Order: sequence, then C1' cells, then structure tokens
RNA sequence: UGGCGAUAAGGGCAAACCCGCCGAAAGGCGGGGACGCAAAGCCACCGGUCUACAGGAGCAGUUCCUAUGAUAGCGGGGUUGCCGAA
Repeated sequence: UGGCGAUAAGGGCAAACCCGCCGAAAGGCGGGGACGCAAAGCCACCGGUCUACAGGAGCAGUUCCUAUGAUAGCGGGGUUGCCGAA
C1' cells in the first nucleotide's frame, strides 16, 4: 500500500415502537428506544421497490398511467475514512 475482518482496544451509528414537527403521500427531521451494522459515513449514476399532490387517460365518483418525490438500513457502482489479531 492492497486485500481481509476478531468474543481485540477505544469509540460510532440506530430498526421496530412511542411522542412532537414537516410533507398530498411515500417518507424525512428532533427526542426517547435498540433490531441490527466495519462503512448502517457521503452521492440517486444503474437496476429494484414505495408513493401519486400536480398532470394525463378513462369516465360518473371512482379506476388506470406517470417521478419531477422517496429509499444509501434493497442490491450494484462511485467516493472518503477509524482500528489491526489471524
């Protein structure tokens, strides 16, 4: 330096759920809380998934389409980074 990842050391993050706020929703943010995580740090570039306010179509009170929205804790990729047993 590259790979690898332990019942190591010091630390870190925080699922479900509850409360508050934002949002049309998916979801996000803050507090509590820990299922897990060696990138569960960061980036929507590729695939997937979720939502459908507005818009479009059907049409007669409801259905369908659509991402410009969301997800980095769905996978891939990019990028930065702590520690050091085998």
A computed fold for an 86-nucleotide RNA from a Gammaproteobacteria bacterium, annotated as c-di-GMP-I riboswitch aptamer. The sequence was found by an Rfam model in a public genome assembly. It matches the Rfam family "c-di-GMP-I riboswitch aptamer". Its family is annotated with cyclic-di-GMP binding in the Gene Ontology. The coordinates come from a structure-prediction model, not an experiment, and the mean pLDDT is 89.